[in-house]
Molecule: Glycine riboswitch aptamer
Organism: Microbispora sp. ATCC PTA-5024
RNA sequence: GUGUCCUCUGGAAAGAAGGCCGCCCAGGCCUCGCCGAAGGUGAAAGUCCGGCAAAGAUCGGACGAAGCUCUCAGGCACCCAUGACAGAGGGGGAGGA
Repeated sequence: GUGUCCUCUGGAAAGAAGGCCGCCCAGGCCUCGCCGAAGGUGAAAGUCCGGCAAAGAUCGGACGAAGCUCUCAGGCACCCAUGACAGAGGGGGAGGA
């Protein structure tokens, strides 16, 4: 001492929506409206390849990031829960001195 694993701590957004079921609550289903920070989708500059005698341009293909994008998944009063990311501690040890 990279990536990585474990524990603790911090950590946002958006509907107390309407209807039905349920004795009430919890919860479930449907409809409409929303959020983006589990996970996932897309691809810019650029690089490479192909065709062309060569070079360039055009065309086609591949690679190509995110707190961007999409909103599939997930989520939308408080609480609970999830939570990218960050901090502290620990394990291990690619590589280096």